[in-house]
Molecule: Glycine riboswitch aptamer
Organism: Acetobacterium malicum subsp. dehalogenans DSM 11527
RNA sequence: AUGAUGGAUACGGGAGAGUCUGCAUAAGUGCAGCACCGAAGGAUAAAGCCGAUAUUUAGCUAAUAUCAGUGAUGAUCUCAGGUAAAGGGGACCGUAACCGGACA
Numbered sequence: 001a002u003g004a005u006g007g008a009u010a011c012g013g014g015a016g017a018g019u020c021u022g023c024a025u026a027a028g029u030g031c032a033g034c035a036c037c038g039a040a041g042g043a044u045a046a047a048g049c050c051g052a053u054a055u056u057u058a059g060c061u062a063a064u065a066u067c068a069g070u071g072a073u074g075a076u077c078u079c080a081g082g083u084a085a086a087g088g089g090g091a092c093c094g095u096a097a098c099c100g101g102a103c104a
Base pairs, nucleotide, nucleotide: 006099007098009096010095011094012093013092018034020033021032022031023030024029035083036082037081041079042077043076044075048070049069051067052066053065054064055063056062
C1' cells in the first nucleotide's frame, strides 16, 4: 500500500564571507601571501547504553576507578570547497513524474 523511509532526474527558490596584495597573461585565468565563510563533501563526538579489568564486599551484589565499543543535528572543525557582480556550485524546500516496496 490512494505507496512511507530511502534513491536518482527536471524545473523553480536558495545564505555566508576579500571588487584584498604581489607576479605572470592579450583575455579568461594561474601561482604565491595574508584575512575570512559554512549550506557540496568530509572529519570530530556528550550524556546514556553495553562489555572488560581493578579495588572494596560473603556474593557478577552494589559502588568507585580505568580502558574499549556504540552514540545526534542547521552542533563543532575548516581538510576540501567557497569569498564584487555575472557564471558555476550550494545543505535544504516546493512541483512533476520515475525507481523501490514497509527494510519505517